[in-house]
RNA sequence: GGUAGAGGCGCAGGGUUCAAGAGUAUUUUCGGAUGUACGGAGAGUGCCGGUUCGGAAAGAAAGGGAAGACUGCCGAAGGAAUUUUCGCUGCACUCAAAGCAAAAUUCCUGGGAUACAGCAGAAGAUGCUGUGUACUGUCACGAAAUGUGGAGCGCUAUC
Numbered sequence: 001g002g003u004a005g006a007g008g009c010g011c012a013g014g015g016u017u018c019a020a021g022a023g024u025a026u027u028u029u030c031g032g033a034u035g036u037a038c039g040g041a042g043a044g045u046g047c048c049g050g051u052u053c054g055g056a057a058a059g060a061a062a063g064g065g066a067a068g069a070c071u072g073c074c075g076a077a078g079g080a081a082u083u084u085u086c087g088c089u090g091c092a093c094u095c096a097a098a099g100c101a102a103a104a105u106u107c108c109u110g111g112g113a114u115a116c117a118g119c120a121g122a123a124g125a126u127g128c129u130g131u132g133u134a135c136u137g138u139c140a141c142g143a144a145a146u147g148u149g150g151a152g153c154g155c156u157a158u159c
Stems, first nucleotide, its partner, number of pairs: 001159005008074001010073004016067003026058009038049003042095005077109009087100003110136002113133008138150004
């Protein structure tokens, strides 16, 4: 250096079904209030007409989640930062900002569970991050241990 493996409520993916989202957003109609100022994502120009409360009728979706199966796997995967595209996002155009997607580089985390805190989220679901707790796999040290320590660019086997 190549190949094959191990950790276990192991990791991820798309699709199917289901719950929730939610009787919410939104549309129509009736009635009231407000209005020439405002509204349509920040600014400008145009174009459009609104904003709000209540009744009636109709009525979603996305991200995320559960189940079992399938697929790909064991830096599986997750996260942070930077750069790139001139990619995507609103009534039209221009500018700007923000977000999303993909790729590259660098850095961090062995793994699942759990408590608290923070962020996201409709959410008591769930995800991510940080700190702690015990557990677990692996290597090293040790006479030994319910021992100590390290990290996956690791470990085992083999060529």
Description: Lysine riboswitch aptamer from uncultured Blautia sp., 159 nucleotides, folded computationally. The sequence is in RNAcentral, with records from MGnify.